[in-house]
Molecule: small-subunit ribosomal RNA
Organism: Gemmatimonadaceae bacterium
RNA sequence: CUAUUGGAGAGUUUGAUCCUGGCUCAGGACGAACGCUGGCGGCGUGCUUAACACAUGCAAGUCGAGGGGGGUGGGGCAACCCACUCACCGGCGAACGGGUGCGUAACACGUGAGCGACCCGCCCUACCAGAGGGGGAUAGCCGGCCCAACGGCCGGGUAAUACCGCAUACGCUCUUUGGGCUACAUGGCCUGGGGAGGAAAACUCGAAAGGGUGCUGGAGGAGGGGCUCGCGGCCUAUCAGCUAGUUGGCGAGGUAACGGCUCACCAAGGCGACGACGGGUAGCUGGUCUGAGAGGAUGGCCAGCCACAUUGGGACUGAGAGACGGCCCAGACUCCUACGGGAGGCAGCAGUGGGGAAUCUUGCGCAAUGGCCGAAAGGCUGACGCAGCGACGCCGCGUGGGGGAGGAAGGCCUUCGGGUUGUAAACCCCUGUUGCCCGGGACGAAUGCGCUUGAUUGCAGGCGUUGACGGUACCGGGUGAGGAAGCACCGGCUAACUCUGUGCCAGCAGCCGCGGUAAUACAGAGGGUGCGAGCGUUGUCCGGAAUCACUGGGCGUAAAGGGCGCGUAGGCGGCCUGGUAAGGUUGCGGUGAAAGCCCGGGGCUCAACUCCGGGUCGGCCGUCGAUACUCCCGUGCUUGAGCUCACUAGAGGCAGAUGGAAUUCCGGGUGUAGCGGUGGAAUGCGUAGAGAUCCGGAAGAACACCGGUGGCGAAGGCGGCCCGCUGGGCUGUGACCGCAAGGUCUUUAAGCUGACGCUGAGGCGCGACAGCGUGGGGAGCAAACAGGAUUAGAUACCCUGGUAGUGCACGCCGUAAACGAUGGGCACUAGAUGCUUCGGGGAGCGACCCUCGGAGUGUCGGCGCUAACGCAUUAAGUGCCCCGCCUGGGGAGUACGGCCGCAAGGCUGAAACUCAAAGGAAUUGACGGGGGCCCGCACAAGCGGUGGAGCAUGUGGUUUAAUUCGACGCAACGCGCAGAACCUUACCUGGGCUUGACAUCGACGGGAAAGCCGGUGGAAACAUCGGGCCCUCUUCGGAGUCCGUCGACAGGUGCUGCAUGGCUGUCGUCAGCUCGUGUCGUGAGAUGUUGGGUUAAGUCCCGCAACGAGCGCAACCCCCGCCCCGUGUUGCUCACAGGUCAAGCUGAGGACUCUCGGGGGACUGCCGGUGCCAAACCGGAGGAAGGUGGGGACGACGUCAAGUCAUCAUGGCUCUUACGUCCAGGGCUACACACGUGCUACAAUGGCCGGUACAGCGGGUUGCGACUCGGUAACGAGGAGCCAAUCCCCGAAAGCCGGCCUCAGUGCGGAUUGGAGGCUGCAACCCGCCUCCAUGAAGCUGGAAUCGCUAGUAAUCGCGGAUCAGCUACGCCGCGGUGAAUACGUUCCCGGGCCUUGUACACACCGCCCGUCACGCCAUGGAAGCUGUGAGCGCCCGAAGUCCGUGUCGGAACCCGCAAGGGGCCAAGCGGCCGAAGGCGAGCGCAGUGACUGGGGCGAAGUCGUAACAAGGUAGCCGUAGGGGAACCUGCGGCUGGAUCACCUCCUUA
Repeated sequence: CUAUUGGAGAGUUUGAUCCUGGCUCAGGACGAACGCUGGCGGCGUGCUUAACACAUGCAAGUCGAGGGGGGUGGGGCAACCCACUCACCGGCGAACGGGUGCGUAACACGUGAGCGACCCGCCCUACCAGAGGGGGAUAGCCGGCCCAACGGCCGGGUAAUACCGCAUACGCUCUUUGGGCUACAUGGCCUGGGGAGGAAAACUCGAAAGGGUGCUGGAGGAGGGGCUCGCGGCCUAUCAGCUAGUUGGCGAGGUAACGGCUCACCAAGGCGACGACGGGUAGCUGGUCUGAGAGGAUGGCCAGCCACAUUGGGACUGAGAGACGGCCCAGACUCCUACGGGAGGCAGCAGUGGGGAAUCUUGCGCAAUGGCCGAAAGGCUGACGCAGCGACGCCGCGUGGGGGAGGAAGGCCUUCGGGUUGUAAACCCCUGUUGCCCGGGACGAAUGCGCUUGAUUGCAGGCGUUGACGGUACCGGGUGAGGAAGCACCGGCUAACUCUGUGCCAGCAGCCGCGGUAAUACAGAGGGUGCGAGCGUUGUCCGGAAUCACUGGGCGUAAAGGGCGCGUAGGCGGCCUGGUAAGGUUGCGGUGAAAGCCCGGGGCUCAACUCCGGGUCGGCCGUCGAUACUCCCGUGCUUGAGCUCACUAGAGGCAGAUGGAAUUCCGGGUGUAGCGGUGGAAUGCGUAGAGAUCCGGAAGAACACCGGUGGCGAAGGCGGCCCGCUGGGCUGUGACCGCAAGGUCUUUAAGCUGACGCUGAGGCGCGACAGCGUGGGGAGCAAACAGGAUUAGAUACCCUGGUAGUGCACGCCGUAAACGAUGGGCACUAGAUGCUUCGGGGAGCGACCCUCGGAGUGUCGGCGCUAACGCAUUAAGUGCCCCGCCUGGGGAGUACGGCCGCAAGGCUGAAACUCAAAGGAAUUGACGGGGGCCCGCACAAGCGGUGGAGCAUGUGGUUUAAUUCGACGCAACGCGCAGAACCUUACCUGGGCUUGACAUCGACGGGAAAGCCGGUGGAAACAUCGGGCCCUCUUCGGAGUCCGUCGACAGGUGCUGCAUGGCUGUCGUCAGCUCGUGUCGUGAGAUGUUGGGUUAAGUCCCGCAACGAGCGCAACCCCCGCCCCGUGUUGCUCACAGGUCAAGCUGAGGACUCUCGGGGGACUGCCGGUGCCAAACCGGAGGAAGGUGGGGACGACGUCAAGUCAUCAUGGCUCUUACGUCCAGGGCUACACACGUGCUACAAUGGCCGGUACAGCGGGUUGCGACUCGGUAACGAGGAGCCAAUCCCCGAAAGCCGGCCUCAGUGCGGAUUGGAGGCUGCAACCCGCCUCCAUGAAGCUGGAAUCGCUAGUAAUCGCGGAUCAGCUACGCCGCGGUGAAUACGUUCCCGGGCCUUGUACACACCGCCCGUCACGCCAUGGAAGCUGUGAGCGCCCGAAGUCCGUGUCGGAACCCGCAAGGGGCCAAGCGGCCGAAGGCGAGCGCAGUGACUGGGGCGAAGUCGUAACAAGGUAGCCGUAGGGGAACCUGCGGCUGGAUCACCUCCUUA
């Protein structure tokens, strides 16, 4: 120099957002444990559980310099001496050291004080005084005896530093008596006198002198201890009252000492919401862990204190104990026993069993440090020093270093190219820590002792000697990369990715969550990431968590304001001034142990560890000072508060009286058939006269209009009028001038009190409705109940009745959405505008008007605040004071307990268990049996159908060997199929083939190519045999091609459309869907795109914080409609000519129609009107066409995991002598049924016969086929023409003309069946079509229901085409002919668009969701009881033992006495008080368990209903009461946290 330094978040509620809020994670720590793994060393550390039980050894002895003796050895003849040893007497120690944490919530601990109320052995002292003289015992020992043991008895004799008198004595003790000083009280100090009492031990060195060590009394010191007090530190109030030695006093006893510590007596106190008493838990602290800190948690090792020593009690000894390794008693337990009795206490060190997830050696040494004893040597010391075991922790080191490839092998992946493991390895060159081997080798040691030197008894120096650890650390040498790496993780949080296996299985998981066939989430592998002799897991604590908020949170709607007031304690409190100095503050002093922590240094090679110094130790105590603030004491003041006076509004309260309208009932009159009620009805009432109407009467309840975001009240609440009693509020108490300080004037209510205040835990009172008790009352209404309806049911909604109740009196209850979901008070902070009420001023006839002030009550709005919504002088803004309340959801406002209540129930108010959320506000959607606006053949208006029949066709179902597969509301079902007899064909049966029916490549063999013809078997495929032909190119080697064999591979209509591409359907030709920039919002998001108009249209216009843009709409494209230009055959034919029975037939023409190509035309362009302007709309003109002219193609962002793996393509999976492939036959065509789509009909607007007219689109050479002939016909024979504006298909049909039929199952209808034919084809049996003859079925217009169509449309009529040998086509795709009706309108059904509203929906109403019941699992309440445990109370018994009494037995010391004996004293025994354990009794608390019982929670697909969310289909909810399978329903009162429509009021702007 320094010690100050420090703060990160993330995941998870939603479709998304912001907020609230919980859960979870990342960090650090540990006396740990578990799993896998493990090279070395250092330093630490190691029963957290059973204070469970303990075998064995050791853990406290020592002194011969206190004493006598025994034994052994030595010397000596012996007495005796020496040494060692043993027990005993005696001394000191054993109260320390060591262990543990049971108990203890306490002066136990911490901290700071006090003792004027105390004690102290050993030790020390510059201290004082002393040790004189006697006595009697007793162990050991000897003898005898008892005894299993432990042990004991009797006799004899003995010593002391053992014991006892006496003497002496101080500043000692007690007592008595004076003086002085001091003090906070009993005291302290100084000084004087009297009386009484109390000591002692010796040993040793020395020849001695003398010394040393001890001994006694006293005085002090150091240190230790005892006691007292202030302050501090756990949970529980579901423990609220506790207390009899209790609180105090007087006296006594007791103690070292104060004290109710103990006792007698007296008094009646003491403690408690600042938490007594009780219950639970716990040793306390220094510290330790964490934390930025404040705090929280903790108290293992080390250190201080306390408590305990098998459990409980007790004393003895002693300086000290009520004593861990002492004693006595009682209990439990263990052991020994000869059964009579005894012994024992590891929570000392090791160790054992047990418990447990879990915690060590029955080690070495007193060398060091320390302790006890001793004069000393020394002895003892499981304290301690070391070693051992355990990665249990911290720290350090190593397992090698450098070089080494476009990069080995192997593994893994792969898009097959490669990538990665990876410089990693090999290989080359090095190093040498550690290990191992060899050698050297400590510090810790100085004392002591011996020798010695100097001082000199004691001290100092030198030399020698003393080490458990240990031949260890360390040092040197050698050896040799040689012996030394694992664990977890890799979906996000969180760093690290692929393959395979598995298939909601197995499993993972800290939270969110993964796994149902492509899993970075399971398991394995490769690779990677992290840490590393460790790594993970589990548990616990702190942190993150501002999630208990002191630092540092909240309460309108998220959890949270008490229903309201009065008021106690408490908290807080105006202005001036004096005092004091308690709080607070300045300086100084004491204390805050050491260790720890921090800083600076030192020592082990570093570090951990350790040593030294410093800082800190946040606190407490004392003391000097200052006095702004707070408290306290005192004096004033008036502005806070209150009082008096005057005035004033009011559904404020209580009581009494009174009024009219209405309802019902009763009586009477008139009068007749209905009334009533509903969505519609019925029950009900009425001919015994209802209802209606008039008159009269009775009764009870409520007070229309006024009446109002009007008034009053603290809240609940209060409404006719009048009177009485009564509470509260408001207003007035000056004006003027001045910015202000202040001043002037007027009045004399300019008054009085003088901080008297605010809040308010407990407490007390009030408190809607419902409900309860007693009594009276009862008109209307109306839970329950009854009946009628509705309904699947209807314990409801609706209706008819109707009882409690509603009203009154008195007494209870005490709850509500008791709400402004907003506690009270005071102050401050822009405004605007209503209403109520009071007052002032101006003006005025005025009640009108203007203006100012106060109190109250509304609305809007700014700053500010808020998560947002919103609040905003009536705050949810800014501050201060006080109270109440919250801390995730469910369980639950439940259980238990307590208090209250007559009951119902209220107040207080948990836990187990369970979930990863539950919530608030706002956003975008979707939805609504919400609203507004608007479209669509959506309804309506109209025309024709379907649903009934027969047939066709598709589908379901059933059947079958197979009836292949797919498509399933719209948007599957005449769909894939625009052609199933074989083929197709994917299915079935049977028979064959295996490199394969098909592709590519390689190897080998062969070639007479492949192939063709024929035979045999066979249903064929195929197998097999025979025959002929016997290839092309060639630089001749061979190549191409083919066959056989083999290998790669082929092949699959096998699976997955939920792995996919592509294509398609659908909403929907609907008008929408988005983006950029800007702006607004914390944000999701909004704006633009909303609004006013308009349109078919987000079409256009206007407006606008938006301005633009994109995909859609429209247009551009095609067809049709008009015109023009070009073109002119095969088309056309006006004119001219020829010609025919007729005919563009011929010449010819380029006019027309038409063909093909190009162009024009239509744009709301023009006019009028409407529209504020505009856009546009309406009408009109012109025009072939008019407001997109008709039709087509064209389908935004997206939705439906929509459809298709069987059109095709394709990932993955799967089959491989078969799931491939070939063949024959069968099936896809089945048939009791059901549905969809069609055809034909049921007839006269028809059928039939005859005659006759007019299209368009198309198609045609393995084809269309004129025409002729045959046949009734299908068709056959022949066959011109045509590759087609040329020829053919090609007769169009309905229509029109004429005729027949005459309402009949027919001359309608044509099914079905029989027969005979025709055609295609290899082949018409299953299973084709057509023709003719015969047969002639059902059906007479189709129930509920349902479809299409708005104009060249519907309806109706025929024609063509694709596919195709033929055809089951009545289907499909096109074409033309004839050719309507109707639309008032948008209420309703369906679908859709825009705006808005509500929402608990967001896989989005086909949503969500509630309760009973049933089943399984879990925890829990009650319960007859049962069991255990805890603390206390009363009584009984009463051990040991202290104390008291007695003490006749016994007893050496002292006294008297010569003695005997006596006294005194001790003491056994006995008695007494107390007293542990034990017993009895009645209860209390807690815990466990319990038949049965109550609810609760949880649990992929159970039952019943539909309560709630949209007006949830009866708005919901709160309190209460009744009822009901259940959600719930109903009554009464309340709330808006109710949608919708209309009206009213108010506000804002003009």